[in-house]
Context: one part of a larger RNA
RNA sequence: CUGGGCGUAAAGCGUCCGCAGGCGUCUUCUUAAGUCCCCCAUUAAAACGCAGAGCUCAACUCUGCGGUGUGUGGGAAACUGAGAAGAUUGAGUCAUGCAGAGGCAUCCGGAAUGCCAUGUGUAGGGGUAAUAUCCGUUGAUCCAUGGUAGAACGCCAAAAGCGAAGGCAGGAUGCUUGGCAUGUACUGACGCUCAGGGACGAAAGCGUGGGGAGCGAAGGGGAUUAGAUACCCCCGUAGUCCACGCCCUAAACGAUGCGUGCUCGGUGUUGGGAUUUUCAAUCUAUCUCAGUGCCUCAGCUAACGCGGUAAGCACGCCGCCUGAGUAGUACGGCCGCAAGGCUAAAACUU
Numbered sequence: 001c002u003g004g005g006c007g008u009a010a011a012g013c014g015u016c017c018g019c020a021g022g023c024g025u026c027u028u029c030u031u032a033a034g035u036c037c038c039c040c041a042u043u044a045a046a047a048c049g050c051a052g053a054g055c056u057c058a059a060c061u062c063u064g065c066g067g068u069g070u071g072u073g074g075g076a077a078a079c080u081g082a083g084a085a086g087a088u089u090g091a092g093u094c095a096u097g098c099a100g101a102g103g104c105a106u107c108c109g110g111a112a113u114g115c116c117a118u119g120u121g122u123a124g125g126g127g128u129a130a131u132a133u134c135c136g137u138u139g140a141u142c143c144a145u146g147g148u149a150g151a152a153c154g155c156c157a158a159a160a161g162c163g164a165a166g167g168c169a170g171g172a173u174g175c176u177u178g179g180c181a182u183g184u185a186c187u188g189a190c191g192c193u194c195a196g197g198g199a200c201g202a203a204a205g206c207g208u209g210g211g212g213a214g215c216g217a218a219g220g221g222g223a224u225u226a227g228a229u230a231c232c233c234c235c236g237u238a239g240u241c242c243a244c245g246c247c248c249u250a251a252a253c254g255a256u257g258c259g260u261g262c263u264c265g266g267u268g269u270u271g272g273g274a275u276u277u278u279c280a281a282u283c284u285a286u287c288u289c290a291g292u293g294c295c296u297c298a299g300c301u302a303a304c305g306c307g308g309u310a311a312g313c314a315c316g317c318c319g320c321c322u323g324a325g326u327a328g329u330a331c332g333g334c335c336g337c338a339a340g341g342c343u344a345a346a347a348c349u350u
Stems, first nucleotide, its partner, number of pairs: 004321003007304002012318001014200004021193003025087007033080002035076004040071003048066007090190001091187003094183005102176007109153001113149007124135002161168002205246006214240002219235004257317006265295011299306002323350003332343004
């Protein structure tokens, strides 16, 4: 080195892009590096394996042969590699269409809430299991009219849709990424994966400047209670919102890496296409491509369950695991304004 694994037992990087590397479709010709065959040389002795011999046996000793490796020469050409030529199914381009909360920016809207003003009106309001703190005769709550502020977008709404993931929902406009179907016009393997690297990355948090209606860590008060640093109630700062710059974590979950091929059926749903039907069209029905759910055969699984969206059968590449605690910690390094993040042990205990 050779092993077994990673949905829930330890184990899939949060996600994508991607250099090196690894792996890579079909046909023909050439080559002969890998591969295979033969000869020769070398491979010290001892050891080892086989055959035999000598000590009464054995251990031991002795004799012969052998193996792998390396090199020269000769040969084979299926496979891998290399070179040349070609192909189109993988991949991409193009044309015609399609759906969508995909992203960014600007503008606009209504409901609700708070506040302000005015009018009306009088003793309560609010809150709870019940109270109280709290608000109110300096006129509250309620009602009406007007104004203003910030945040979030009811119904539609769905097992629905889009996005690599995080995530995305009022309306309009502009810019823009990606996807799917059909055609099979074009290129002709241009592909897959990816250590290191790069980009994105909920919430909370940080910096500077704005904004601040509601909610609300901390904090204050009222209750409850043996106590109540809570649950309930009244307030309330940061924050939540915006711009720019950081942070880089999560039960970042499908606890399931990406790609490709193969493998019974049934039933929904989303977006396309074809056929059928018809005078034509809608509808219906059938088939099909791409997505998204549920049930299930075979198979798999420790079981639960998974089951063409595999956890089935295989291949390629990457990541990760190897008893528990110590510990995702210490030390060191890198990153960060900080908070901290990433990488990551041991003694010792069991």

The part of an RNA shown here (small-subunit ribosomal RNA, central domain) has 350 nucleotides and comes from an uncultured bacterium. The full RNA is in RNAcentral, with records from ENA and SILVA. It matches the Rfam family "Bacterial small subunit ribosomal RNA". Rfam links the family to the GO terms structural constituent of ribosome and ribosome.